Predicted 3D model of a 72-nucleotide RNA (transfer RNA) from an uncultured Lachnospiraceae bacterium. It matches the Rfam family "tRNA". Rfam's curators write: Transfer RNA (tRNA) molecules are approximately 80 nucleotides in length. The sequence was found in a public genome assembly. The prediction has a mean pLDDT of 81.
[in-house]
Formats: sequence, C1' cells, structure tokens
RNA sequence: UCCUCGAUAGCUCAAUGGUAGAGCACACGGCUGUUAACCGUGGGGUUGUUGGUUCGAGCCCAACUCGGGGAG
Repeated sequence: UCCUCGAUAGCUCAAUGGUAGAGCACACGGCUGUUAACCGUGGGGUUGUUGGUUCGAGCCCAACUCGGGGAG
C1' cells in the first nucleotide's frame, strides 16, 4: 500500500429497509429469621464519525477512524 471481516446498553451478542432487543450485570420489590439462590418489575442506546440513496437506514452506497485476519 492492497484485500477481507468487525464497530449496536456497563459486558457478550441479536435485529428481511418499517416501534432498537436478549442474556449477564445494575436498581427496586417478592420469597427467607438473615444472606445466597430463585421469581417479578424497572432504568440504561446520538447503532464508531461525516455525508449520500430512500416516504422511511442499525441494515444499502462513499469516505474516514479504530480493531482482527490475510497478501506484497
């Protein structure tokens, strides 16, 4: 320098172009003599950045940033 994959909640990851979700973690409640475990409820997101396409973009296109892998 080129090719390829990835970037979404605190963490690990989902999400046919049509309301952004799950598990764990966290908070509160239930249960228990108490804790743990278990059960329930809840909070938490400029979907890496900037543009473009579209009635509508996490998803499609371009550039850039960062990370993994490969070629030279």